[in-house]
Context: one part of a larger RNA
């Protein structure tokens, strides 16, 4: 000078109290552990690994495993020889498969070649998801959006250092006052960015009978940009403007006006460092290993096993439901190898068939909880959906291992869950339901929309983490 203390003091955070809903018991998804197994490929390990890397393993994807095959190679460059076609389309043949073998069809030329592509031969040399993340880079979480972390000059100390950054208020803030042997400044707070809250303007192939008129009654047509919205551009919020406190300060408290008040909500930003934290499997990269294999290819099979532990979801357990009929109200987004209506089949899952749309025009697209009647009347049921059989449908060379969805039949556990533990302070939570991504198919995950919408909050004694002074220390 730091760490660090079951020392002290001051403060803060969904950290505890006050409430709301889960998890933990059930049945499935999914992911990790274990076990198995020719393989179950490799990575991730309290917080800060376990719906994580994987925005999507049936072939591929595969990095594993069995078999069978290839050695300058499945990719790159040079060097030598030969061919004009190797490919591409037929044809025929054969494999579990890659193969084989025939036919077709280069371009420019000064006729010397040159390009291009291809066989074959030589070695230089590809390759390598082989180690090493504890060799480094890039890149990331993580404590943490916590309010600290420093530098120059100066001054104090014999010196490490200290002081500056500490003290009195104050703030979300090392945010700002005032004080002080400090005066200054950087990085970081804060602001500037983008979204939403309120309205002017500007412009109308979406919206509107608001007012006309027409009308197949559909903004459908003529006509208009008032309003709705769309998307440029302004305007607004700054403790500005009272009043009380306060040191006449910064500052709080209230209170006019305001759509909106003291950071008005969200978002994106993440200092100096910590954890030899993760990634050598994004990439890229020293070292060190393999080179007729630790490189390529191909068919299959495995990543999907199953006594058995955990994590994270989803569906219940039911009447604030459940089921049925016929109404009503969204946002965000995607569409050409796509999205597809109206229309006919089918009980459906889908099939024909195809109008329109590179889309404010057309279309996925039904929003669903809700409200309305009707019904069941608290039971292992008209609750509850797992297993099973059967018949099907879609994808795509293929759904035996191992895909998704339809109908019917079947009808499991489960009556609210021990100790224990989680996430949330408002348009949140809790509930409803839509949509992208990835992707031929295949989401209860993820990411975003928007409906409906609570209860709590005395207060800082205690758990947990974190900041500032100060005190001990056999610790560095």
């Nucleotide at each position: 000078u730091g760490a660090c203390g079951g020392g002290g003091a001051c403060c803060c955070g969904c950290a505890c109290a006050a409430g709301c809903g889960g998890u933990g018991g059930a049945g499935c998804a999914u992911g990790u552990g274990g076990u198995u197994u020719a393989a179950u490929u490799c990575g991730a390990a309290g917080c800060a690994a376990c719906g994580c890397g994987a925005a999507g393993a049936a072939c591929c994807u595969u990095a594993c495993c069995a078999a069978g095959u290839c050695u300058u190679g499945a990719c790159a460059u040079c060097c030598c020889a030969c061919u004009g076609a190797c490919a591409g389309a037929g044809u025929a043949u054969g494999u579990a498969a890659u193969g084989u073998a025939c036919u077709u069809u280069c371009u420019c030329u000064u006729c010397g070649g040159a390009g291009c592509a291809g066989u074959g031969g030589u070695g230089a040399c590809a390759g390598g998801u082989g180690g090493u993340g504890c060799a480094a880079g890039g890149u990331u979480g993580u404590c943490g959006u916590c309010a600290g972390c420093u530098c120059g000059u100066a001054u104090c100390g014999u010196g490490a250092g200290a002081u500056g950054u500490u003290g009195g208020g104050u703030u979300a803030a090392g945010u700002c006052c005032c004080g002080c042997a400090a005066c200054g400044a950087g990085c970081g707070c804060a602001a500037c960015c983008c979204c939403u809250a309120u309205u002017c303007u500007u412009a109308g192939u979406a919206g509107c009978c608001a007012g006309c008129g027409g009308u197949u009654u559909g903004g459908c047509c003529g006509g208009g940009c008032a309003c709705u919205c769309u998307a440029g551009g302004g305007a607004g919020a700054c403790u500005g403007c009272c009043a009380g406190g306060g040191a006449u300060a910064a500052c709080c408290u209230g209170g006019a006006g305001g759509a909106a008040g003291g950071u008005g909500g969200g978002g994106a930003u993440g200092a100096c460092g910590u954890c030899a934290a993760a990634u050598c499997a994004u990439c890229a990269u020293g070292c060190c290993c393999c080179u007729u294999a630790u490189g390529a290819c191909u068919u299959g099979g495995g990543c999907u096993a199953c006594a058995c532990a955990c994590g994270u979801g989803c569906u219940a357990c039911a009447a604030u439901g459940g089921c049925g009929u016929a109404a009503a109200c969204a946002a965000a987004g995607g569409g050409a190898a796509g999205c597809a209506a109206u229309c006919c089949c089918g009980c459906g899952a889908g099939g024909g068939g195809g109008a329109g749309c590179a889309a404010a025009u057309c279309u996925c697209a039904a929003a669903a909880a809700u409200a309305a009647c009707g019904u069941c009347u608290c039971a292992g049921u008209u609750c509850g959906g797992a297993c099973u059989g059967u018949a099907g449908u879609c994808u795509g060379c293929a759904a035996c291992u191992c895909g998704a969805c339809u109908a019917c039949a079947c009808g499991a556990a489960g009556c609210u869950g021990g100790a224990a533990u989680c996430g949330c302070u408002a348009g949140u939570a809790a509930u409803c339901g839509c949509g992208a991504a990835u992707c031929a198919g295949a989401a209860u995950g993820u990411c975003g929309c928007g409906g409906u919408g609570a209860a709590u909050g005395c207060g800082u004694u205690c758990c947990c983490g974190g900041g500032u002074c100060u005190u001990g220390u056999a610790c560095a």
Molecule: small-subunit ribosomal RNA, 3' major domain
Organism: metagenome